[in-house]
This is a predicted structure of a 74-nucleotide RNA (transfer RNA) from a Bacteroidales bacterium.
Its mean pLDDT, the model's own confidence on a scale to 100, is 80.
The organism belongs to Bacteroidales, within Bacteria.
Its Rfam family is "tRNA".
RNA sequence: CGGGGCGUGGCGCAGUUGGCUAGCGCACUUGCAUGGGGUGCAAGGGGUCGGAAGUUCGAGUCUUCUCGCCCCGA
Numbered sequence: 001c002g003g004g005g006c007g008u009g010g011c012g013c014a015g016u017u018g019g020c021u022a023g024c025g026c027a028c029u030u031g032c033a034u035g036g037g038g039u040g041c042a043a044g045g046g047g048u049c050g051g052a053a054g055u056u057c058g059a060g061u062c063u064u065c066u067c068g069c070c071c072c073g074a
Base pairs, nucleotide, nucleotide: 001073002072003071004070005069006068007067010026011025012024013023019057028044029043030042031041032040033039050066051065052064053063054062
């Protein structure tokens, strides 16, 4: 320098032929059960989807640029 992949709540992931409200598991908070812990049950909080711009009535999902990490080639 060229090509490809990944980047979504604290952690791990799903959601991609664009469509009402962004979900799941674990973790966390509160309550109940227990003498307490573990555990179980119920309820709850937290992300705007790496960043910016564009297309569209509408974008996590398409396009462009850009940042980080990984792989391949030179």